[in-house]
RNA sequence: UGAGCAAGCCAGGCGGUCGCGCGGCACUAUGAUGUGCCGUGAGGAAAGUCCGGGCUCCAUAGGGCAAGGGUGCCGGAUAACGUCCGGCGAAGGCGACUUCAGGGAAAGUGCAACAGAAACAUACCGCCGAAACAGGGGCUUCCAGCCUGCUGUGGCAAGGUUGAAAUGGCGAGGUAAGAGCUCACCGGGCUGCGUGGAGACAUGCAGCCCGUGUAAACCCCACCCGGAGCAAGACCAGAACAGGGCGCGAAAGGCAGUUGCCCGCUGCCGCCCGGAAGGUAGGUCGCACGAGGCCUGCGGUAACGCAGGUCCCAGAUAGAUGAUCGUCAGAUACAGAACCCGGCUUAUGGCUUGCUCAAAUU
RNA sequence: GGGGGCGUAGCUCAGUUGGUUAGAGCGCUUGCUCGACAAGCAAGAGGUCAUUAGUUCGACUCUAACCGUCCCCACCA
Numbered sequence: 001u002g003a004g005c006a007a008g009c010c011a012g013g014c015g016g017u018c019g020c021g022c023g024g025c026a027c028u029a030u031g032a033u034g035u036g037c038c039g040u041g042a043g044g045a046a047a048g049u050c051c052g053g054g055c056u057c058c059a060u061a062g063g064g065c066a067a068g069g070g071u072g073c074c075g076g077a078u079a080a081c082g083u084c085c086g087g088c089g090a091a092g093g094c095g096a097c098u099u100c101a102g103g104g105a106a107a108g109u110g111c112a113a114c115a116g117a118a119a120c121a122u123a124c125c126g127c128c129g130a131a132a133c134a135g136g137g138g139c140u141u142c143c144a145g146c147c148u149g150c151u152g153u154g155g156c157a158a159g160g161u162u163g164a165a166a167u168g169g170c171g172a173g174g175u176a177a178g179a180g181c182u183c184a185c186c187g188g189g190c191u192g193c194g195u196g197g198a199g200a201c202a203u204g205c206a207g208c209c210c211g212u213g214u215a216a217a218c219c220c221c222a223c224c225c226g227g228a229g230c231a232a233g234a235c236c237a238g239a240a241c242a243g244g245g246c247g248c249g250a251a252a253g254g255c256a257g258u259u260g261c262c263c264g265c266u267g268c269c270g271c272c273c274g275g276a277a278g279g280u281a282g283g284u285c286g287c288a289c290g291a292g293g294c295c296u297g298c299g300g301u302a303a304c305g306c307a308g309g310u311c312c313c314a315g316a317u318a319g320a321u322g323a324u325c326g327u328c329a330g331a332u333a334c335a336g337a338a339c340c341c342g343g344c345u346u347a348u349g350g351c352u353u354g355c356u357c358a359a360a361u362u
Numbered sequence: 363g364g365g366g367g368c369g370u371a372g373c374u375c376a377g378u379u380g381g382u383u384a385g386a387g388c389g390c391u392u393g394c395u396c397g398a399c400a401a402g403c404a405a406g407a408g409g410u411c412a413u414u415a416g417u418u419c420g421a422c423u424c425u426a427a428c429c430g431u432c433c434c435c436a437c438c439a
C1' cells in the first nucleotide's frame, strides 16, 4: 500500500428569529381559557410484531387425561427466552476468524420421480457347473473323452451402463465360477471396561457387526407452554330499549366462569347472555421511579452479579418534539414514541481500535 | 395500537403424503368463414408460482426473513 476479519463509538455543533406539546410559577376574575417567564421534549433501530416477560381481566391460574404448539450437543448467565457467554463436535477459509433447526434412521411406518437390469433384496447383459440335442475333429470303424453352437434348468453377484444415492476399500487365500466366504491392514458403527474431564467429549483395549438418504415427512424420547390483550381494565357524568336462558325453603339439580372431558373452586336468585334496536363519540385513572441511567470499586475467562455514590430523563389523543438564516467544514444516511421492559431480525451514514494475509521498503 | 388472512398468465381462479413438461375459463394474436362486422371453427403466444435465503437428490408445496394487499377489534348497559 492492497485485500480482509473482529470489536467498539457517534448520529452534526454553536448562535439569531418565528412556532408546538407537557410541567412549574406569576398576572387577570375561583376555575377553565388567555398572557408572560423558566424548565423539559424521540431512536439505534422508536420499524417488523418474530420470541420472552411485567401489568390487567378471566378463579388465586388449581389437579388429572387428551388435543395443540414450541424447544433440542454440554455447562453457565438471566425475571424469562428460541436470547447471551464459555466450551465440545462438524463444516468452510492460507489465515485472522466464521457458520451450524447440532437428540433419535440400530423402535416402527412412509417416500426416493425420471433414468437404470435393479431403489431395498433385484437379475437384463454377463460368468460357471451338470444334462439333452446338433456339428466338427479324431480313429481301420463305432462309442466315450476333446472343441464349438443351441435349448431349458441350477448356481453367482466379480464386471457393465444409469442415477443425488448401487451393498466399505485394497491385497492374499479360496472356488466350477464367485462372493467378508476366510484372513491381514485400513475405514465406519454398537456394546463393555479403563484413563482424563464437572459435562458434551477425547483416548486406549477387547468383543460383535458392515449399503443408504430423508424426522424444516409421520413419529419416538426429554423438557417447556392456561387464554386474551392498554381498543386489557377501573371509575365518573349523561341518555336509552327489544329478545333469550336458568332459577327463586333446604338438599339435589341447573346456569355462568376465554380449546375438549373429568374433578375441584367461585358466583347466582335477579343474575347471566346478548345486538340488524337505542344512547355516547365525553372526562379521570391505567401513563412512566423503572428487572432505570451514569460513575467508581470488588467477584467472574465472559455473559453477568454485588456494594457505594449520583441523576430524574417525552407522555400526546387528530396526535407536540419543527421551520428558516448565519457560521464552523463542504454534505447529512435509515428513519418518528402511543402501556412498559429484555432480545432477535431487517433498513442505514460515518469514525476509531486491534488482528490476519500478500507485496514492497528499511 | 392489537389480531388474522391472502399473493399462481392481462383478469377471475384450480393445483397437498414434495416427483419429470404448472392448468382451466374469459381476454389477446394469426388464419378460415362473410360484401363487411359479430358469432362460429382452427392454430398459437403469454408464467422469475410476490421477493430472498435455507432443508432436500429434487420446493408452487416445508422452514425462516422480507415486501405488498385485504379484513376484524371503540364505550354504555
Base pairs, nucleotide, nucleotide: 001358002357003356004355005354006353007352008351009350010349012328013327014326015325016324017323018322020041021040022039023038024037025036026035027034043334047345048344050343051342052341053340054339055229056228057227058226062263063262064261065260066259068225069224070223071222072221073087074086075085076084077083088102089100090099091098092097103220104219108218109217110214111213112212124160125159126156127155128154129153131151133149134148135147136146168186169185171183172182173181187210188209189208190207191206192205193204194203195202196201233285234284235283236282243273244272245271246270254268255267256266257265278438279437280436292311293310294309295308296307297306298305299304363435364434365433366432367431368430369429372388373387374386375385381419390406391405392404393403394402413427414426415425416424